Predicted 3D model of a 1495-nucleotide RNA (small-subunit ribosomal RNA) from a Patescibacteria group bacterium. The source organism's lineage runs through Bacteria and Bacteria candidate phyla. The prediction has a mean pLDDT of 82. Its Rfam family is "Bacterial small subunit ribosomal RNA". Its family is annotated with ribosome and structural constituent of ribosome in the Gene Ontology.
[in-house]
RNA sequence: AAAUAAUACUUUUUUGAGAGUUUGAUCCUGGCUCAGGAUGAACGCUGGCGGCGUGGCUAAGGCAUGCAAGUCGUAAGCUAGUAGCAAUACUGGCUUGGCAAACGGGAGCGGAACACAUUGGUAAUCUGCCCCGAGGACGAGAAUAAUCCUGCGAAAGUGGGAAUAAUGCUCGAUAAUAGUGAGGGGACAAAAGUCAUUCUCACUUAAAGCAGCAAUGCACCUCGGGAGGAACCUAUGUCCUAUCAGCUAGUUGGUGAGGUAAUGGCCCACCAAGGCUAUGACGGGUACCGGGUGUGAGAGCAUGACCCGGCUCACUGGGACUGAGACACUGCCCAGACUCCUACGGGAGGCUGCAGUCACGAAUCUUCCUCAAUGGCCGAAAGGCUGAAGGAGCGACGCCGCGUGUAUGAAGAAGCCCUUCGGGGUGUAAAGUGCUUUUAUCUGGGAAGAAUCCAUGACGGUACCAGAUGAAUAAGGAGCUGCUAACCUCGUGCCAGCAGCAGCGGUAAUACGAGGGCUCCAAGCGUUAUCCGGAUUUAUUGGGCGUAAAGGGUCUGUAGGCGGUUUUUCGCAUCUCCUGUUAAAGCCCGAGGCUUAACCUCGGAACAGCGGGAGAGAUGGAUAAACUAGAGGCCGGUAGAGGCGAGCGGAAUUGCUGGUGUAGGGGUUAAAUCCGUUAAUAUCAGCAAGAACACCAGAUGCGAAGGCAGCUCGCUGGAACGGUCCUGACGCUAAAAGACGAAAGCGUGGGUAGCGAAUGGGAUUAGAUACCCCAGUAGUCCACGCCGUAAACGAUGGAUGCUAAGCAUUGGCAGUAUCGACCCUGCCAGUGCUGUUUAAUUAAGCUAACGCCUUAAGCAUCCCGCCUGGGGAGUACGGUCGCAAGACUAAAACUCAAAGGAAUAGACGGGGACCCGCACAAGCGGUGGAGCAUGUGGUUUAAUUCGACGAUAAGCGAGGAACCUCACCAAGGUUUGACAUCUAGCUGCAGACUCCUGGAAACAGGAGAGCCUUCGAGGGUGCUAGACAGGUGCUGCAUGGUUGUCGUCAGCUCGUGUCGUGAGAUGUACCGUUAAGUCGGGAAACGAGCGCAACCCCUAUCCUAUGUUUCAAGUGUCAUAGGAAACUGCCCGCUUUAAGUGGGAGGAAGGUGGGGAUGACGUCAAAUCAGCAUGGUCCUUACACCUUGGGCGACACACGUGCUACAAUGGAAAGCACAGAGGGACGCCAAGUGGUAACACGGAGCAAAUCCCUAAAACUUUUCUCAGUUCGGAUUGAGGUCUGCAACUCGACCUCAUGAAGCUGGAAUCGCUAGUAAACGCGUAUCAGCCAUGACGCGUUGAAUACGUUCUCGGGUCUUGUACUCACCGCCCGUCACGCCAAGAGAGUCGGUAAUACCCGAAAGCUCUGCAAAGGGACUAAGGUAGGAUCGAUGAUAGGGGCGAAGUCGUAACAAGGCAUCCGUAGCGGAAGCUGUGGAUGGAUCACCUCCUUU
Repeated sequence: AAAUAAUACUUUUUUGAGAGUUUGAUCCUGGCUCAGGAUGAACGCUGGCGGCGUGGCUAAGGCAUGCAAGUCGUAAGCUAGUAGCAAUACUGGCUUGGCAAACGGGAGCGGAACACAUUGGUAAUCUGCCCCGAGGACGAGAAUAAUCCUGCGAAAGUGGGAAUAAUGCUCGAUAAUAGUGAGGGGACAAAAGUCAUUCUCACUUAAAGCAGCAAUGCACCUCGGGAGGAACCUAUGUCCUAUCAGCUAGUUGGUGAGGUAAUGGCCCACCAAGGCUAUGACGGGUACCGGGUGUGAGAGCAUGACCCGGCUCACUGGGACUGAGACACUGCCCAGACUCCUACGGGAGGCUGCAGUCACGAAUCUUCCUCAAUGGCCGAAAGGCUGAAGGAGCGACGCCGCGUGUAUGAAGAAGCCCUUCGGGGUGUAAAGUGCUUUUAUCUGGGAAGAAUCCAUGACGGUACCAGAUGAAUAAGGAGCUGCUAACCUCGUGCCAGCAGCAGCGGUAAUACGAGGGCUCCAAGCGUUAUCCGGAUUUAUUGGGCGUAAAGGGUCUGUAGGCGGUUUUUCGCAUCUCCUGUUAAAGCCCGAGGCUUAACCUCGGAACAGCGGGAGAGAUGGAUAAACUAGAGGCCGGUAGAGGCGAGCGGAAUUGCUGGUGUAGGGGUUAAAUCCGUUAAUAUCAGCAAGAACACCAGAUGCGAAGGCAGCUCGCUGGAACGGUCCUGACGCUAAAAGACGAAAGCGUGGGUAGCGAAUGGGAUUAGAUACCCCAGUAGUCCACGCCGUAAACGAUGGAUGCUAAGCAUUGGCAGUAUCGACCCUGCCAGUGCUGUUUAAUUAAGCUAACGCCUUAAGCAUCCCGCCUGGGGAGUACGGUCGCAAGACUAAAACUCAAAGGAAUAGACGGGGACCCGCACAAGCGGUGGAGCAUGUGGUUUAAUUCGACGAUAAGCGAGGAACCUCACCAAGGUUUGACAUCUAGCUGCAGACUCCUGGAAACAGGAGAGCCUUCGAGGGUGCUAGACAGGUGCUGCAUGGUUGUCGUCAGCUCGUGUCGUGAGAUGUACCGUUAAGUCGGGAAACGAGCGCAACCCCUAUCCUAUGUUUCAAGUGUCAUAGGAAACUGCCCGCUUUAAGUGGGAGGAAGGUGGGGAUGACGUCAAAUCAGCAUGGUCCUUACACCUUGGGCGACACACGUGCUACAAUGGAAAGCACAGAGGGACGCCAAGUGGUAACACGGAGCAAAUCCCUAAAACUUUUCUCAGUUCGGAUUGAGGUCUGCAACUCGACCUCAUGAAGCUGGAAUCGCUAGUAAACGCGUAUCAGCCAUGACGCGUUGAAUACGUUCUCGGGUCUUGUACUCACCGCCCGUCACGCCAAGAGAGUCGGUAAUACCCGAAAGCUCUGCAAAGGGACUAAGGUAGGAUCGAUGAUAGGGGCGAAGUCGUAACAAGGCAUCCGUAGCGGAAGCUGUGGAUGGAUCACCUCCUUU
């Protein structure tokens, strides 16, 4: 709190959690997995104690040994012993006899059944021992075992002869309230018959004694009753399978006989032809059933150990006997298998009783004690027996309880771990100190359980109690990435390994292994297996089917299910009350007993089921009667590509004939094959044939669907509407069944114009079994018959009712109008549609979303069909159908952790729209060809150090490689080191330096010289030792910093609000505009940030000031500093009155005046550990350091970037003019002189507006005259100059000589839009010098072109599709090759199971003959033969499937996927696949038609 029940108590109920994983993210669907509980468990590690339970789940496999059912002398005979003189008594044995042995104990093979459970029934039954009641027990007889005698046999055993007793056996008597038969009466009834223990007669059937002095007791016989037990029958319940659909001859029933305790085909003879079944017969598989047990909120699901009840079984199969009871676990007979004994002739045996043993297995105990208790059998009793039972033992197998100490004890020992080196953790933990003694050990005491006066205890000297000793004897397991409580270090390096799922591991692993720490449980802890739960994931409670799995292709209709309004009756369902039952145990509640608990005892309660009785009458049902709203009928007119048949028509195409006419035609992106001078194509006329019906035509109409289109006629189906008509629930749905069912395909026969699988040819292509082209067969058409499938789709089953609107259309009615109609308005009913906009109203509602919305995917009812993760697979096997193709029905093994739906943000598209950029175009000049320079690759080498690799590497790091640099190579050396800091010790006095020897040097050896000082060896230095130094070693995928690129592109975000379940959206879309997300307008957005722009620097004009080193001087140029000026400010046009834009004026400059600096969020694991820094790691007489020489400069070749050229717009010679910006002291260097020159000598000036470096092209004049040249300068020879310690490898420059290629460059490709390109020179950094033709700057001369945005590239915005998100360099399909796995087929082979036919046939019972013995017959277990059925194992081989590492071939699908895709079907092809035909949209894009809204 609720109900019941009542007025005050009582009773009942106590109850439901989620998480991980599909995605870039989201929502949904959906599977997988986890957290919980349980177990007759097992395994791993560990293990102190006690109590109570429990323990062969597998081989119903085989068993050694012992025990597990005997007892009675008061039923009887015989015998041995003891006592006694004896009679006799007692004890033991054998046998007859009685009772028991059918219980108790074990197991779960079989069995899907009256086996079990619940409920009734038996008038259709039986019952020993026990209890109650009634009555009785008289007489007689024949045997037999043990025993004795005697045979056979190895044994087991057995034959013959003789004797004997009984409660053994037999006969006679008596007997009814027993049994059988017959008959009469009574009640009920029409009769049949039933009932009441009603009466009469006839016949049949009994018995045993023992003990006792006796009383009497115990036995015995008959009948009746009881209790308990047993038997049979009925109803209901009771697993899976339809890939088991038909089964059945004793089968179903009857009559008669038999049989039984008893009913019954239980059995037999005869007769009839029945019986069961989709409410699942028959068959197959599996299984003991129940009380209960586990789990669960419950409903359920799973299960049937221990305990209790029932059933069944006893080596396997069959059979009966005895008995009250068996077809009998430790009885009998027979057959079979197995084991054992044997003298080989024959015999024996049955642990699924208790122990125990072998085997099997992951796995399950002692060959224990006792009958003391409880119970059983026998007995008069004493007593005997009892592996039932009571106990103990073993096993942490389970549940429960206890302990392994307790208190104190440091800002906190040691050890170990971590560390930022400061410290932190383990941790009050330990040690130490005090205390306690559960437990343990020892000692002492010591039960209850005994019922019953005495005696009697296996357990057991146990439980329990007291004392003593001493913290003493006692802790582990798993886990620590998330789920899921708990984290660090080291090792390892996709290895080793982990893993329940997701997943971890490729050098910084909280996920592997170890250590420390922590967490959870605890004498246990984990793992594995199984069940329930979570799982609403089979959904009764409690799910779904438009797109996720799922509506049958459509209709008719059987069974079934469901069903309108009113009344009567019944009371089947339903409901209420009472009552019987549902064993006990268990669960629940309350008490009680073990120290507590587990455990045990007592009491109570219980839902629900079934039976009986009483009642109610709503609802469902039945019954009877009625109604008209559902349904149907009738009448009337109506619309229509509804169906079938026949006839007719024109256009087009093709062919043929004839005419005109001449060289082409056709076809394609372009071509070719092809046709054509034997006259094509074109054109005209005629003829023929077949197929299909333009316009009308529409989102139209009709039909159940498939589907249906020229016109006319005939036949025919359905529909809607109107009606004051009729029937009266006749209805809805629909397994099974039936009918129809596009295209393709099949059969037979026709037909064949066009089109056109296959096929042939031509192209395309790497190939092209395709797309394109030229031909072309089946087919397409008709008739008849099959097939039965489609994206057969609205991916949406049918029926009925209800719930806002709008439009079109069909039919009808009314009004107005009219001669009448059309039109118009309104109403009713029906049909169809709903694109766009969601606009309005307290109108919705549903959905995962998309969307649906009176034609529902809304709200409800009824019925049918279907779904339950993906793949395997709509496949295999089996069955049915089919001529075939194939269709329908329809799995499993195995494998994955997903597969999917809708929507979102991106990215992408050989999708679309718009816009921009030296992107293209228009131009100018180059590169690509030559020679050389330089960088790179490659090659070579002892080394050719390293890095950079499309754009965004390659004249890059390097803005200076002869040594050095230097990292590479060879050789020689050093080891606290070339460099830093510190400690300890020692020596000397500075170190340095000079010289000698060896050497290529470094270096080694030697000699010499040699400090300051406060005298403390203080500073410094050296040597030795140790900490450490050092590394251009590795990792740019551990990093910082810096940089490139998209890109100076216009974007990238946030707060609040709003919308959406959500990811997200909006803002940022749209209309204009801009270089710009620049600005304006508008708008569920309003604002803001980083970017853009501006602010900064240089430059162009002017003004002012200043004037050195400028200028001969003045002005000016110029220099320095400051200021002005430009803002779409003004005018006109356009635009929306805006933003802005076009033009103009003025101005040095005009719309950003030109240039620079400035680079959003981010992308590329982009680059750099070799600039620097830095984590980690590696080396330490070397991967460190020093030195000499070499190399980085090599050279068949390839590429990039450049220079110089190929010449006359030029070369050469002469003359002559004009800059800017820089630099200069170990420097720039003038004049002058020498040298052909490089340069040298020289020395003036200059730390610079003062001096120096310091111009060229241009211009003028002359010459060359088109050639490998007076072009070009490579290469080579000779001689020099300069720098430098040193120019050999390997410098630059000068002079003379030499004079190569090259005559403007293929495909391709680069830069540039104005002071730009192009051309010309000058300077600087680095630097001794220079390989600089490079880089960075500077000025001089100074163009051309832009129509424009179709195309290429890149970018931005919007939109669309997507199977991509590592984002198209994506994803992904199939063959082939290799390996592994499971399943199917397979010539066959082997085995199991259940039947059938026949043969043979034991024991037993039955039957027949027989006095008996014995024999015959039918029946029958096992066995044999035969052909099939079914299930399983195995099988050469071939085929498909799944999974595998980075294999091969192609590119089918996803974007318009480059030929839109897909479905059905047919043909073809290495493969994906292609093509034909019909269909779907689950197709992008563009245009048009129609419809709708607004104007």